[in-house]
RNA sequence: GACAAAGGCAAACCCAGGGUGACCUGGGGACGCAAAGCCACGGGACUCGAUCCCAAGUCGAGUUAGCCGGGUUGCCGAA
Numbered sequence: 001g002a003c004a005a006a007g008g009c010a011a012a013c014c015c016a017g018g019g020u021g022a023c024c025u026g027g028g029g030a031c032g033c034a035a036a037g038c039c040a041c042g043g044g045a046c047u048c049g050a051u052c053c054c055a056a057g058u059c060g061a062g063u064u065a066g067c068c069g070g071g072u073u074g075c076c077g078a079a
Stems, first nucleotide, its partner, number of pairs: 001076001008033002013028006031066001037072003041069003044064008
């Protein structure tokens, strides 16, 4: 970051399975993506538990990388 080239990934949804849950894994499926490769370091959002009469707040444990930032690795080589 090209009306390039070769490719790659895979949203929603459906099926099967796991998890209290957010969500995850496999198959199907493509909304899209120049890192939509990888990493929970910072922030955000979400889940569970504790505290609390309840709530809010706070604390703890998790989820999300296709929420943002950051780190790191990678294909091509026009402007």
Molecule: c-di-GMP-I riboswitch aptamer
Organism: soil metagenome